[in-house]
RNA sequence: GGGUCAUAGCUCAAUGGUAGAGCAUCUGCUUUGCAAGCAGAAGGUUUCGGGUUCGAGUCCCUAUGGCUCC
Numbered sequence: 001g002g003g004u005c006a007u008a009g010c011u012c013a014a015u016g017g018u019a020g021a022g023c024a025u026c027u028g029c030u031u032u033g034c035a036a037g038c039a040g041a042a043g044g045u046u047u048c049g050g051g052u053u054c055g056a057g058u059c060c061c062u063a064u065g066g067c068u069c070c
Stems, first nucleotide, its partner, number of pairs: 001069006009023004017054001025041005047063001049061003
């Protein structure tokens, strides 16, 4: 110097139009009790700062960090 990635505690989704899933956590049911199972809940300044747009996690620029190539 080039490429790629950054979204819930973890692993990952999400055609420019209400940010979701699994696991984990919490509550309830079930059990003598635990686990498993079932039902529900909580949890997000989508890494930072700008731009484009009626509207940006998504497109563009910059910064930071990780990985990778030269």